[in-house]
Context: one part of a larger RNA
RNA sequence: CUGGGCGUAAAGCGCGUGUAGGCGGUUUAGAAAGUCAGCUGUGAAAGCCCUCGGCUCAACCGAGGAAGUGCAGCUGAAACUGCUAGACUAGAAUAUCGAAGAGGAAGGCGGAAUGCGCAGUGUAGAGGUGAAAUUCGUAGAUAUUGCGUAGAACAUCGGUGGCGAAGGCGGCCUUCUGGGAGAUUAUUGACGCUGAGACGCGAAAGCGUGGGGAGCAAACAGGAUUAGAUACCCUGGUAGUCCACGCCGUAAACGAUGAGUACUAGGUGUUGCGGGUAUUGAUCCCCUGCAGUGCCGAGGCUAACGCAUUAAGUACUCCGCCUGGGAGUACGGCCGCAAGGCUAAAACUC
Numbered sequence: 001c002u003g004g005g006c007g008u009a010a011a012g013c014g015c016g017u018g019u020a021g022g023c024g025g026u027u028u029a030g031a032a033a034g035u036c037a038g039c040u041g042u043g044a045a046a047g048c049c050c051u052c053g054g055c056u057c058a059a060c061c062g063a064g065g066a067a068g069u070g071c072a073g074c075u076g077a078a079a080c081u082g083c084u085a086g087a088c089u090a091g092a093a094u095a096u097c098g099a100a101g102a103g104g105a106a107g108g109c110g111g112a113a114u115g116c117g118c119a120g121u122g123u124a125g126a127g128g129u130g131a132a133a134u135u136c137g138u139a140g141a142u143a144u145u146g147c148g149u150a151g152a153a154c155a156u157c158g159g160u161g162g163c164g165a166a167g168g169c170g171g172c173c174u175u176c177u178g179g180g181a182g183a184u185u186a187u188u189g190a191c192g193c194u195g196a197g198a199c200g201c202g203a204a205a206g207c208g209u210g211g212g213g214a215g216c217a218a219a220c221a222g223g224a225u226u227a228g229a230u231a232c233c234c235u236g237g238u239a240g241u242c243c244a245c246g247c248c249g250u251a252a253a254c255g256a257u258g259a260g261u262a263c264u265a266g267g268u269g270u271u272g273c274g275g276g277u278a279u280u281g282a283u284c285c286c287c288u289g290c291a292g293u294g295c296c297g298a299g300g301c302u303a304a305c306g307c308a309u310u311a312a313g314u315a316c317u318c319c320g321c322c323u324g325g326g327a328g329u330a331c332g333g334c335c336g337c338a339a340g341g342c343u344a345a346a347a348c349u350c
Stems, first nucleotide, its partner, number of pairs: 004322003007305002012319001014201004021194003025088006033081002035077008049065006091191001092188004096183002103177007110154001114150008125136002162169002206247006215241002220236004258318006266296011300307002324349002332343004
């Protein structure tokens, strides 16, 4: 180098956009770089291999031959790959039409609940627990009624429902805006796939500055429990949770399953769009196409579990990654305000 792997044993980058590179649809012609064939030259000698010979044999030695998979040149072939020129439409993209959606950003509005404030009614308890106590309450609590105020979250609808590349997204309205699916014809004519670096996005917690602060609640305090109780339970409670701007860049960032294309029995739900039969028409029902999303299963695969047209099946292309512990550590470098992140060994040991 070849060879083996990556759902759960070690192993898919958290996700995307995309540079170089790798790979790439149908067809005609050309040239001939790769490729293939023939010839020539070279491929030192010795050695290896074959034949013959010399030491009584052998080792050893001598002679001849073959081989030397390579390189260069020349001549030729044109299927395949690449190249040049032309053509095509099945890949890809665009236009048109109606429909779906918690996709994103900004602004505004709403009701329920909770806390607080004021006022009324009202009186001795309330709260909390396994039981209690800390706590609140005769300075009038709890309960209840009215009014006001504040912040945060949006019950029911709500659904193995939808949307998004992932993280994620849920009250209502308006504005701006991204993407996907379907249908019809038309247009471009391979414009494609992947993607080392790079760049961007990226839950929660955390950090910086300034706001905000109802509820909840790390830390902390007290009450219990207990042998103890730096906990579980209870009463409080600060960061934080919320907003703006800027950082951080990590997660069991999970489907623990990279992306793309093609192929390979079915059955049954559901979502979006479309077609057909029937119907006066709508809904429903039946048949059916494309796209998404679930369940169950044949062949096949798998160590098993299980996967099974949404593959972990059958193939191809490209990227990433794995190989006991030490260790995702040390050192160095880069990034960060910090916390830390990224990159990433060795000794030694088994």
Molecule: small-subunit ribosomal RNA, central domain
Organism: uncultured marine microorganism